[in-house]
RNA sequence: GAAGCAAGCCAGACAGCCGCUGGUCAGCGAAAGCUGGCGGGAGGAAGGUCCGGACUCCAUAGAGCAGGGUGACGGUUAACGGCCGUCCGCUGAAAGCCGUAAGGUAUAAGGCGAGGAAUAGGGCCACAGAGACGAGUCUUUGGGACCUGCGCGUGGCGAAAGUCACGCGCUUGCGUCCCAAAGGGUGAAACGCGGUAACCUCCACUCGGAGCAAUUCCAAAUAGGCACGCGUUGAUGUUGCUCGCAGAGCGUGCGGGUAGGAAGCUUGAGCCGUGGAGUAAUUCACGGCCUAGAGGAAUGGUUGUCAUAGCGCACGAGUCCGCUCGUGCGCCGUAACAGAAUCCGGCCUAUCGGCUUGCUUCAUUU
Numbered sequence: 001g002a003a004g005c006a007a008g009c010c011a012g013a014c015a016g017c018c019g020c021u022g023g024u025c026a027g028c029g030a031a032a033g034c035u036g037g038c039g040g041g042a043g044g045a046a047g048g049u050c051c052g053g054a055c056u057c058c059a060u061a062g063a064g065c066a067g068g069g070u071g072a073c074g075g076u077u078a079a080c081g082g083c084c085g086u087c088c089g090c091u092g093a094a095a096g097c098c099g100u101a102a103g104g105u106a107u108a109a110g111g112c113g114a115g116g117a118a119u120a121g122g123g124c125c126a127c128a129g130a131g132a133c134g135a136g137u138c139u140u141u142g143g144g145a146c147c148u149g150c151g152c153g154u155g156g157c158g159a160a161a162g163u164c165a166c167g168c169g170c171u172u173g174c175g176u177c178c179c180a181a182a183g184g185g186u187g188a189a190a191c192g193c194g195g196u197a198a199c200c201u202c203c204a205c206u207c208g209g210a211g212c213a214a215u216u217c218c219a220a221a222u223a224g225g226c227a228c229g230c231g232u233u234g235a236u237g238u239u240g241c242u243c244g245c246a247g248a249g250c251g252u253g254c255g256g257g258u259a260g261g262a263a264g265c266u267u268g269a270g271c272c273g274u275g276g277a278g279u280a281a282u283u284c285a286c287g288g289c290c291u292a293g294a295g296g297a298a299u300g301g302u303u304g305u306c307a308u309a310g311c312g313c314a315c316g317a318g319u320c321c322g323c324u325c326g327u328g329c330g331c332c333g334u335a336a337c338a339g340a341a342u343c344c345g346g347c348c349u350a351u352c353g354g355c356u357u358g359c360u361u362c363a364u365u366u
Base pairs, nucleotide, nucleotide: 001362002361003360004359005358006357007356008355009354010353012306013305014304015303016302017301018300020041021040023038024037025036026035027034028033043337047348048347050346051345052344053343054342055211056210057209058208067207068206069205070204071203072086073085074084075083076082087115088113089112090111091110096105097104098103116202117201121200122199123196124195125194133192139182140181141180142179143178144177145176146175147173149170150169151168152167153166154165155164156163157162215263216262217261218260225254226253227252228251229250230249236246237245238244270289271288272287273286274285275284276283277282307334310331311330312329313328314327315326316325317324318323
């Protein structure tokens, strides 16, 4: 330098002003709360909800059947269908080689694999092809049977030409059928213990259900419920009392549920650094850190400056004349996918632009 890959990281920065939501401190207030200060406030996927766990409640003697899931070997982990390593299979660039050319040819790093069993059994095998797992007969060759044709013989009829029947021979044919063999062609595969289990199936292992709207606690008003007491000898209501009027319920206590509030809720299989073990996934020790916790749901808006990308112009350099690179100026104005909702480990999907590191093969130079 050419070519092919892998891994990690960022997801605009700073400042001013105005807001939103939690925490904490101070002041004010009887309380509810208000004001002020300080500090925290989305992601690499917060997404899809596909897999596995934590946690909670319900169910649960034991065994079997049905059903679901997984599937090389070993390791890792709380667990997994994830991840790591190895084996096997497939894939995999430039160069090189073959070739006039089109094109063909193979490995590295890397990538992919639902990778148990096809001699338990069933099913299926597109297109092409005659035939696709029941085998089959397109072509050629050989054999046999029949049909057909020709010749000869014998017999019948006839004056004759001839005709009919039978027998023998030849084996004429774009003839028919049966048997056998070989070859060509199609195709992934042409009968061979074929392929396919990502079709059923068999084998081995494994699997309770529902989910934070889980679950738990506190607890109004009103209306039911229960107990006790009072009440037509008038409770109670009607403005505080009396009269009058209406009039069958009233009072107290308890209990369940609802609204509402609180817990679950973010200190955790946590993050960062250093060192050790291991090829690796991963793990151990030590030190440091606390990093949203809303809950009908906050995490925003605006202004200025600058950096990145993009576009345009000018100049300079290089050039394979296609363009590329650098510098300066101007414009644009933050840019993609997308937004927590109990938490965690994965997988999958979406994603503007940029940065860093590493691996392999080939060529050239030192």